[in-house]
Source information:
This is a predicted structure of a 75-nucleotide RNA (transfer RNA) from a Kiritimatiellia bacterium. Rfam family: tRNA. Its family is annotated with triplet codon-amino acid adaptor activity in the Gene Ontology. By type it is a transfer RNA. Model confidence (mean pLDDT): 80 of 100. Lineage of the source: Bacteria > Pseudomonadati > Kiritimatiellota > Kiritimatiellia.
RNA sequence: GCGCCCAUAGUUCAAUGGAUAGAGCGUCAGCCUCCGAAGCUGAAAAUCCAGGUUCGAAUCCUGGUGGGCGCACCA
Repeated sequence: GCGCCCAUAGUUCAAUGGAUAGAGCGUCAGCCUCCGAAGCUGAAAAUCCAGGUUCGAAUCCUGGUGGGCGCACCA
């Protein structure tokens, strides 16, 4: 340099172009308990960035950023 893949909550993952983007773990609060753990209830928390298409975009298209893999180059 070329090609392919990936980027969603603190973390691991979901989400046919269509309802308020969900779940496990974790965090916080409450209940329970003599206290804690467990259990139960509730809460906070996310679509990498900028454009485009569309009535409607996490999803499709373009460019960029970051990560991974392969190839090429590298006397």